[in-house]
RNA sequence: GCAAACCCGCCGAAAGGUGGCGGCGCAAAGCCACGGGGCUACCGCGAGAAAUACUCGCUAAGUCGGCCGGGCUGCCA
Repeated sequence: GCAAACCCGCCGAAAGGUGGCGGCGCAAAGCCACGGGGCUACCGCGAGAAAUACUCGCUAAGUCGGCCGGGCUGCCA
C1' cells in the first nucleotide's frame, strides 16, 4: 500500500459485482479472461407432464485474477 470472512445498502435470474463496516491474509492481493480449472444457468436445448404451470438434466455467451500457469509493468528489504 492492498485487503478476506461476517453484517448493512445498491445492481444482477444466479454465480457474482459495487459502496460502507471490518481485517483473514498478500512483497505484486498491480494490469491483461491467453491456457487450464472452479462457480452459476435468466435464455436456449432435451425429458417428464393435459399444459404456457411445475420438476429434472445439459449448456457460457455470464462470473471468479485472493485457484494454477502465462504475458506486461513495478515497490520494499